The RNA shown here (Glycine riboswitch aptamer) has 101 nucleotides and comes from Micromonospora sp. KC213.
The source organism's lineage runs through Bacteria, Actinomycetota, Actinomycetes, Micromonosporaceae and Micromonospora.
RNA sequence: ACCACCCACGCGGGAGAGACCGCCCCCCACCAGUGCGGGGCGGCGCCGAAGGGGCAGCUUCCUCCCCGGAACCUCUCAGGCAAAAGGACCGCGGGGGCAGG
Numbered sequence: 001a002c003c004a005c006c007c008a009c010g011c012g013g014g015a016g017a018g019a020c021c022g023c024c025c026c027c028c029a030c031c032a033g034u035g036c037g038g039g040g041c042g043g044c045g046c047c048g049a050a051g052g053g054g055c056a057g058c059u060u061c062c063u064c065c066c067c068g069g070a071a072c073c074u075c076u077c078a079g080g081c082a083a084a085a086g087g088a089c090c091g092c093g094g095g096g097g098c099a100g101g
Base pairs, nucleotide, nucleotide: 002101003100005097006096007095009093010092011091012090013089018044020043021042022041023040024039025038026037028035029034030033045081046080047079051077052075053074054073059071060070061069062068
C1' cells in the first nucleotide's frame, strides 16, 4: 500500500398480512348529529423481514454422520396489516477500526 473482516454514515433497491368491527376522546366542517382526519381502549381475523425467544419439529448452512452452533427455519412476546413511515437483506460510495492474508 492492497485485499478480506468489523463499525457507523450517505445513496439506490427492498416482501407479507382487515383503509376490519365496537366504544370513547380531540381537531375541522356544516345540513347539528352527521362527515373528514388523528388518538386511546377492547374484540375477532391475519403477516413474518426491526428487535427478542427456540433449535421441539421441517428446511438450509457450518465438508459428511453424531454432538454443538446458526439462519431468510420456527414462535409471534414486541412489531406490523391503504399510502407514507419503518424494514431483515442486497448493491454502490467515501470514512473509521483492524489481532488475518